Annotation
Predicted 3D model of a 265-nucleotide part of an RNA (large-subunit ribosomal RNA, domain VI) from a Lachnospiraceae bacterium. The organism belongs to Lachnospiraceae, within Bacteria. The sequence was found in a public genome assembly.
Context: one part of a larger RNA
RNA sequence: CGUAGGAUAUUUGAGAGGAGCUGUCCUUAGUACGAGAGGACCGGGAUGGACGAACCUCUGGUGCACCGGUUGUUUUACCAAAGGCAUGGCCGGGUAGCCAAGUUUGGAAGGGAUAAACGCUGAAGGCAUCUAAGCGUGAAGCCCCCCUCGAGAUGAGAUAUCCCAUAACACAAGUUAGUAAGGCCCCUUGAAGACGACAAGGUAGAUAGGGCAGGUGUGGAAGUGCGGUAACGCAUGGAGCUGACUGCUACUAAUAGGCCGAGGG
Numbered sequence: 001c002g003u004a005g006g007a008u009a010u011u012u013g014a015g016a017g018g019a020g021c022u023g024u025c026c027u028u029a030g031u032a033c034g035a036g037a038g039g040a041c042c043g044g045g046a047u048g049g050a051c052g053a054a055c056c057u058c059u060g061g062u063g064c065a066c067c068g069g070u071u072g073u074u075u076u077a078c079c080a081a082a083g084g085c086a087u088g089g090c091c092g093g094g095u096a097g098c099c100a101a102g103u104u105u106g107g108a109a110g111g112g113a114u115a116a117a118c119g120c121u122g123a124a125g126g127c128a129u130c131u132a133a134g135c136g137u138g139a140a141g142c143c144c145c146c147c148u149c150g151a152g153a154u155g156a157g158a159u160a161u162c163c164c165a166u167a168a169c170a171c172a173a174g175u176u177a178g179u180a181a182g183g184c185c186c187c188u189u190g191a192a193g194a195c196g197a198c199a200a201g202g203u204a205g206a207u208a209g210g211g212c213a214g215g216u217g218u219g220g221a222a223g224u225g226c227g228g229u230a231a232c233g234c235a236u237g238g239a240g241c242u243g244a245c246u247g248c249u250a251c252u253a254a255u256a257g258g259c260c261g262a263g264g265g
Base pairs, nucleotide, nucleotide: 001152005163006162007161008160009159010158011157015149016148017147018146021049022048023047024046025045026044027043033038051106052105053104054103055102059100060099061098062097066093067092068091069090070089071086072085073084074083075082076081110144111143112142117137118136119135120134164264166177167176168175169174182260183259184258185257186202187201188200189199190198207253208252209251210249211248212247213246214245217241218240223236224235225234226233227232
């Protein structure tokens, strides 16, 4: 921009893409078959591999705004306690998120038309013949079925709901203006994201931050007391601190405002 008014939702499915794999074991059954050795079809069940998708409960990885230990140095006048720098200084752990090595799950089943092949009926050609007319069976393959996208499918579809029949100028279908439903700008943000977009909100509010409570992690804070010559240990005390997690709460910030947007061949 189009989709013969303007919108908001929900859809149909032309078409496109994805997927499509396979082992072993048990049973049927040591049966059919076979002199024996051996050893099934058909059917039923179990469990794997590789591949794909989703997820983070578990197991773990990471986790440079969490906790602790520790070396050197420097600063806070000094002690003690802290901060900075040294690859996050180094080291031990670790929430959320992300992730796999973790968890869950998929291929199935079914239908249709067929290939090779196997048939029925059956002439030409009194017989025979699956074929010439006609009718069947038949594959991991084909078309459906399963998953995803999908009406720019210009062949532009459908359904439901909302908005309405203003003004000026032209006058045959037009232009302009202010509006309606609705939307955008702007702002607070996000398990959404390169930017747009998408999604949640904007005081009639829990969108983010903060606060409170909890959780989680770390692992026993500082100060004080006690013991020890001291290093240090013990008690107060599962202490102190705690990012992203959960819930609550308008304290802070989403204020105010602007713009677009129909009049129906």